[in-house]
């Protein structure tokens, strides 16, 4: 030098590749593929990097000069353009598409019907306004003449006191009368400062008498409930009369004499794009397949670059 054996040393293998994330590469995460594909340990408000980015920390296990790259083509998958079909949204248009609203004509059904259906008249039931009633409240409570009686106040004459008397005046009480809506009954009624009457007890007096008078009684003012009245003033589940509006509905009267309301169904007109549902147009989101362009495990003709040291044995 070749082969075989052994040892060694630099090194190599222990997955790869879409998508997302990121400015950007790798991991973590999903997804494919594909295998004999090691273990631990942290890592989405992150790890560990910088186009020399195809992890980062520790260990293992194989192989060792082994092997490592490029690769024509084939290909699982994946992603970008496109934005078709289709599906949503909202917009216009559309009644010569319906639902809907009106009406016309056909049929069904038959509650009611000769104790009178359909229709047609009138009247009332409603509302306005004018005026009487009736009802229930509200509000009111005149003036004056005359008679008589008993006072207060001013005087005046008298008597021994208490007292007796004439005048004017005021305002009060009763009684009859006239007016008036301004009157009646019934109960209550001034602590004194309204009447009237006064047991007792005061006061005058020889007496006879007289006086003042508290409580009570009765009464007046006032008052309280009730009635009448009436030139207070109002409300109204009533009513009656005159005028005027309305009258679908329901009652009533009358004509007239046999059908017939509601509805269902067929059809036909007319209205309506406010609303539901069809069409039609273009608009936005989503977007299957085609197409195109791209990564692309995996399989891969072929091509390159490396193949190093020691030892022993054979030819």
């Nucleotide at each position: 030098g070749u082969g075989c054996g052994g040892g060694c040393u630099a090194g190599c293998c222990u997955g790869g590749a879409g998508g997302g994330u990121u400015a950007g590469g790798c991991g973590u995460c999903c997804u494919c593929u594909g295998c004999a594909a090691c273990u631990c340990g942290a890592a989405a408000c992150c790890g560990c990097c910088g186009a020399g980015a195809c992890g980062c920390g520790a260990g293992g296990g194989g192989c060792g000069a082994a092997g490592c790259u490029c690769g024509a083509g084939g290909a699982a998958g994946g992603g970008a353009c496109c934005g078709u079909a289709g599906c949503u949204g909202g917009c216009a248009g559309u009644u010569u598409c319906a639902g809907c609203u009106c009406g016309g004509a056909g049929u069904c059904c038959a509650a009611c019907g000769a104790a009178g259906a359909a229709g047609c008249a009138c009247c009332g039931u409603c509302c306005u306004g004018c005026g009487g009633g009736g009802u229930c409240g509200u509000c009111g409570g005149u003036g004056g003449c005359g008679c008589g009686g008993a006072g207060g106040c001013a005087c005046g004459c008298u008597g021994g006191a208490g007292g007796g008397u004439u005048u004017g005046u005021c305002a009060c009480c009763g009684c009859a009368c006239c007016u008036u809506u301004g009157u009646c009954g019934c109960g209550g009624a001034c602590a004194c400062c309204g009447g009237u009457u006064u047991a007792g007890g005061c006061c005058c007096g020889g007496a006879a008498g007289g006086g003042a008078g508290c409580g009570g009684a009765c009464u007046c003012a006032c008052u309280g409930c009730g009635g009448a009245c009436g030139c207070u003033c109002g409300g109204c589940g009533c009513u009656c009369g005159c005028a005027g509006g309305g009258u679908a509905g329901c009652g009533g009267u009358g004509c007239a004499g046999a059908g017939g309301a509601c509805g269902g169904c067929u059809u036909u007109g007319a209205g309506g794009g406010u609303c539901u549902g069809g069409c039609u147009g273009g608009c936005a989101g989503c977007g299957a397949a085609a197409g195109c362009c791209u990564c692309g495990a995996c399989c891969g003709a072929g091509a390159g670059c490396g193949u190093g040291c020691c030892c022993g044995c054979a030819c």
Archaeal signal recognition particle RNA from a Candidatus Methanophagaceae archaeon, 315 nucleotides, folded computationally.
It was read from a public genome assembly, where an Rfam model found it.
Of the family's consensus pairs, 95% are formed in the model.
Its mean pLDDT, the model's own confidence on a scale to 100, is 78.
Its Rfam family is "Archaeal signal recognition particle RNA". The family is grouped with related families in Rfam's "SRP clan". A reference for the family is Wild et al. (2002), "Towards the structure of the mammalian signal recognition particle", Curr Opin Struct Biol. By type it is a non-coding RNA gene. Its family is annotated with SRP-dependent cotranslational protein targeting to membrane, signal sequence recognition and signal recognition particle, plasma membrane targeting in the Gene Ontology.